RNA sequence: UGCCUAAUCGGGCCUCCAGGGGUCCGAGCGGGGGAACCGUCUGGACCUUCGGGUCCACGGGGCGAAUCAGAGAACUCUGUAGCGCACUCUUUCCGCGCGAGCCCGUCAGCUAACUCCGCAGGCAUUCGAAAGAGA
Numbered sequence: 001u002g003c004c005u006a007a008u009c010g011g012g013c014c015u016c017c018a019g020g021g022g023u024c025c026g027a028g029c030g031g032g033g034g035a036a037c038c039g040u041c042u043g044g045a046c047c048u049u050c051g052g053g054u055c056c057a058c059g060g061g062g063c064g065a066a067u068c069a070g071a072g073a074a075c076u077c078u079g080u081a082g083c084g085c086a087c088u089c090u091u092u093c094c095g096c097g098c099g100a101g102c103c104c105g106u107c108a109g110c111u112a113a114c115u116c117c118g119c120a121g122g123c124a125u126u127c128g129a130a131a132g133a134g135a
Stems, first nucleotide, its partner, number of pairs: 001124004008027008028119006038109001042057006059107001060104004068079004082098004087134007
């Protein structure tokens, strides 16, 4: 000076001032819970007076682009839904990358009012092209 991401901006107080630190508030951005309406109501076996009963198997959900498939002795490859790349947005082409991880704890569909929470972390020479509209 830029990039990924919601992860930015402003202010008060305390600390002698400043820097730094702590704490609180506001704006902005982002996420969860939460009515009505709507939606949803697992599979197999056996028995049955056909109302139902018994046994076995399987939890569910959230953030995020990060899901799914195949192969393999290796948790390692090959793909893949999807995602990112420099003034901004849309579309197209080319090229280069990512395609992880974490959390809740048996519980949550959607959801107005209402309510709760986050504003971290990581990286860089990456600076290709065309059309339209903006700045």